[in-house]
């Protein structure tokens, strides 16, 4: 990179440094941002996917959080970019179009193959 699993409405920010842009891509929308965006460094914190360690009658569930990552604006910021069901509008019918779900697909992590 690639493939499979599991998770994504909860949690958790300070300083330096850097100097204009960030919120994954593509529209749109809203939002944070020179009272200092990203990026990078320390350090503090969440969590609990591997891992170690307690427990345990136990390869489970429970606990702690040693170590490997991860994560500390807003739901994964929010609709779309696939089908898909209800409902309402039109319309002879269908096709359209609004509204509300659904499930997929992308996307990020993690853990194990390659």
């Nucleotide at each position: 990179g690639a493939u499979u699993u599991a998770u994504a409405a909860a949690g958790a920010a300070g300083a330096g440094u850097g100097g204009a842009g960030a919120g994954a891509u593509u529209a749109g929308g809203c939002u944070c941002u020179u009272a200092g965006a990203a990026g990078c460094u320390c350090u503090a914190g969440c969590a609990a996917c591997c891992u170690u360690c307690c427990c345990c009658g136990g390869u489970a569930a429970g606990g702690a959080g040693u170590g490997g990552u991860g994560c500390u604006a807003a739901a994964a910021c929010c609709u779309a970019a696939u089908c898909u069901u209800g409902c309402a509008a039109u319309u002879a019918a269908a096709a359209u179009u609004g509204c509300a779900g659904g499930a997929g697909a992308u996307u990020a992590u993690a853990a194990a193959u390659u």